[in-house]
């Protein structure tokens, strides 16, 4: 140089040929390192499908709609 800490620009921090981490200022949050943006994973609600039950409950899943940790230096 390069890769990497979900995506892009940036800063920050690790790595050396791998894609990971105990790192990334402290505390906290499910919510990822900080900031703008997006909303990707994630909350949160309804709605369908399916399993499961006598039936609620419950599990898997899809789609609509909002949210986008906070506090402090």
């Nucleotide at each position: 140089a390069c890769u990497g800490g979900g995506c892009a620009g940036u800063g920050c921090c690790a790595g050396g040929a791998u894609a990971a981490a105990c790192a990334g200022g402290c505390u906290u949050u499910a919510g990822g390192c900080g900031c703008u943006g997006a909303g990707c994973g994630u909350u949160g609600g309804c709605c369908g499908c399916u399993c499961u039950u006598a039936a609620c409950c419950g599990g898997g899943u899809g789609g609509c709609c909002a949210g986008g940790u906070a506090g402090u230096a």
Molecule: Pistol ribozyme
Organism: unclassified sequences